Record summary
This is a predicted structure of a 582-nucleotide part of an RNA (large-subunit ribosomal RNA, domain V) from a Candidatus Wolfebacteria bacterium. The RNAcentral record of the full RNA draws on ENA. Its mean pLDDT, the model's own confidence on a scale to 100, is 80.
Context: one part of a larger RNA
């Protein structure tokens, strides 16, 4: 060089397991002052559901009263018949009481008393409580319905207790008791209600997440036609004007700033000559306009009108946006004409739903009323083409689909950041740039830090740190040659050659790292998937359990601490070591 045997375990992005961290989908599980229900308790009302009273309400119905403005005998409720009424069945007076009162009366009981009292007649807006009918106001009594409350009741209904039917239990049934029209319990009904249920809880995004944005105007970007994206660069909107209109129409003016001059008076007040053509000014941003002014002023007004609309412009669409003329009806103007707001582009919302207002319509048999069409319209969706009437959160107890379209580790790129060099020399270096050190500034390199991108790995490239065992670079920490010194010697500083050997033990910490202690010639700086987990370990970080602090109402949550916690693989191929054999 082949071949074999025994071992190691660098690689075969080694095998397992459609990543579990991360994101996009879907789901589940918990939560609560997200939404909407259901139970569950809770109110009221009615049924079951009866008697009686007694209070206080409110209805009817009979009896009695009751009624005052002036004027007027005097306390005249309304409308009507009415010319006679009442009375020995006891008038007028008079004397005791009750009620009531505008204190003047005015009704009613009883006694006494013995024949008379009233009204027709005159004054009032209206004429007699003489009589009679009917009625209104306030009040009183009585009966009668009715609601509330309270009390009593027993027969519904409920319940103790003996007891019956062959043992028993539950019903039932009988006896007694205790409760009592409440309690239960049906239907309605108003409140509470994660106990339970069933959902939602946007989306863009140089990873998600915080944070921003999400619709419309104006300019750069944008490339001389129109468009044209980015978490690209600048600003605004969410409206203002009709008691001086910032609308119309006649008409008439011209600002801002400069120079000169001029009292108080200045850098700006007001005057007054020149010069500047758009620098001012336009309600309100930016662009474009604007002097025939769209700037300023003054006058008369309401076209900031109705019913239409050739024809265009933009445009997937749905929208938007100019508008010539036609008819009505006005306003300015001496006419021609000009006016359907607003220098001109922002100032906004679709269907549906709908308070209101208008309607010579419809339909209820008609009036009256009601419901609906027709026109007009306030109300909002700002995640602003607007999912429903109507919605938030946690998961490390989690799942299931997917992505290396998208994070974390490593590796690519890239050099901002980091490191090293180099040029220039301002200055320190007693003098003196360059022994040495070097301020602003320039110009290379590395690819080690810290980051940028998101290309290979999400059907898995296992992460700190130590222990083993290393191999390389040299930008050299020792040992070795050298130049230069602000090198006397020694000890150094600083540059250059050079990778041949070498580069410690310990104490704290999981620690890399640092402090600390002996020591050493040194105790170099990096690369190797921050070399090495199919070599080891598992103390760190980073499941599932728990504590404590903080933040959440909560479920839970924190590059915050704290204790605990399963490290798989019989080498196939390659590579290596060692033995054998050819």
């Nucleotide at each position: 060089c082949c071949u074999g045997c025994a071992g190691c375990g660098g690689g075969a992005c080694g095998a397992a397991a459609a990543g579990a961290c991360c994101c996009c989908g879907g789901g589940a599980g918990c939560u609560u002052u997200a939404c909407u229900g259901c139970a569950g308790c809770u109110u009221g009302a009615u049924a079951u559901u009866g008697u009686u009273u007694u209070u206080a309400g409110a209805g009817u119905u009979u009896u009695a009263a009751u009624g005052c403005g002036u004027a007027g005998u005097g306390u005249a409720g309304u409308g009507g018949a009415g010319a006679g009424c009442c009375u020995u069945u006891g008038a007028a007076g008079c004397c005791c009481u009750a009620a009531u009162u505008u204190c003047g009366g005015u009704u009613g009981g009883g006694g006494u008393g013995g024949a008379g009292g009233c009204g027709c007649c005159a004054a009032u807006g209206a004429a007699a409580c003489a009589u009679c009918c009917a009625u209104c106001u306030u009040u009183a009594a009585a009966a009668u319905u009715u609601u509330a409350a309270a009390a009593a009741c027993u027969a519904a209904c409920c319940u103790g207790u003996g007891u019956g039917g062959a043992a028993a239990a539950a019903a039932c049934g009988c006896a007694u008791g205790g409760g009592g029209a409440c309690a239960g319990u049906g239907u309605c009904u108003g409140g509470u209600g994660g106990g339970c249920a069933g959902u939602u809880u946007u989306a863009a995004u140089g990873g998600g997440g915080c944070g921003u944005u999400a619709u419309c105007c104006u300019c750069c970007c944008a490339a001389a036609g129109a468009g044209u994206a980015a978490c690209g660069g600048a600003g605004g909107a969410g409206u203002u004007u009709a008691u001086u209109a910032a609308g119309g129409u006649c008409a008439g003016c011209u600002a801002c700033g400069g120079u000169c001059g001029g009292a108080u008076g200045g850098a700006a007040a007001u005057c007054g000559a020149c010069c500047u053509c758009g620098u001012c000014g336009u309600g309100u941003a930016a662009a474009g306009g604007c002097a025939u002014a769209a700037g300023c002023u003054g006058g008369c007004u309401u076209g900031a009108c109705u019913g239409c609309a050739a024809g265009g412009c933009u445009g997937a669409c749905g929208a938007g946006c100019c508008g010539c003329g036609c008819a009505g009806c006005u306003g300015c103007g001496a006419a021609a004409g000009c006016a359907g707001a607003a220098c001109u582009u922002a100032g906004u919302g679709a269907c549906c739903c709908g308070a209101c207002g208008a309607u010579u319509c419809u339909u209820u048999a008609u009036a009256g009323g009601a419901a609906g069409g027709u026109c007009g319209g306030a109300g909002a969706c700002a995640a602003c083409g607007g999912a429903u009437a109507a919605a938030a959160g946690c998961u490390a107890c989690c799942c299931c689909g997917g992505g290396g379209a998208u994070a974390a580790c490593a590796g690519g790129c890239u050099a901002g950041u980091g490191u090293u060099g180099c040029c220039c020399g301002a200055g320190a270096g007693u003098c003196c740039u360059u022994a040495u050190c070097g301020a602003c500034g320039g110009c290379c390199a590395c690819g080690c830090u810290c980051g940028g991108c998101a290309c290979c790995u999400c059907g898995a490239u296992g992460u700190c740190g130590g222990c083993u065992c290393a191999u390389c670079a040299c930008a050299g920490c020792g040992c070795g040659g050298g130049g230069g010194u602000g090198g006397a010697g020694a000890a150094g500083c600083u540059c250059c050659c050079a990778a041949g050997c070498g580069u410690u033990u310990g104490g704290c910490u999981g620690u890399u790292c640092g402090c600390c202690a002996a020591u050493u010639a040194a105790a170099g700086u990096g690369a190797u998937a921050c070399g090495u987990g199919a070599g080891c370990u598992g103390g760190g970080u980073u499941c599932a359990a728990a504590c404590c602090g903080u933040c959440g109402u909560g479920a839970g949550a924190c590059a915050g601490g704290u204790u605990g916690g399963u490290c798989u693989c019989u080498a196939u191929c390659u590579g290596u070591u060692g033995c054998a054999g050819g």